[in-house]
RNA sequence: GGUCGCGUAGCUCAGUUGGUUAGAGCACAGCAUUCACAUUGCUGGGGUCACUGGUUCGAGCCCAGCCGCGACUA
Numbered sequence: 001g002g003u004c005g006c007g008u009a010g011c012u013c014a015g016u017u018g019g020u021u022a023g024a025g026c027a028c029a030g031c032a033u034u035c036a037c038a039u040u041g042c043u044g045g046g047g048u049c050a051c052u053g054g055u056u057c058g059a060g061c062c063c064a065g066c067c068g069c070g071a072c073u074a
Base pairs, nucleotide, nucleotide: 001073002072003071004070005069006068007067010026011025012024013023019057028044029043030042031041032040051065052064053063054062
C1' cells in the first nucleotide's frame, strides 16, 4: 500500500428485514435484609449509537467520506 472486520452506558456485548420508549450482564447509587460486612431482593441514575454528510415520511441499521483499533496479504 491492498482486502476484510469492528466502533452502541464506566467495562463486556446484543440489537433480526429500516418503524415499539435504545437494551442485557457486570459495575455505580439508594432502600430492604444483618449487631456489622458479604450475599440476596427491589428501585434508580448513566447513551450526541466514533465523527461528518447523504438517502428516506422515518436511520444504531442503508450509502459516501473521515478517524481509531484489529486480522490477513504484499

A computed fold for a 74-nucleotide RNA from an Opitutales bacterium, annotated as transfer RNA.
It was read from a public genome assembly.
The coordinates come from a structure-prediction model, not an experiment, and the mean pLDDT is 80.
The source organism's lineage runs through Bacteria, Pseudomonadati, Verrucomicrobiota, Opitutia and Opitutales.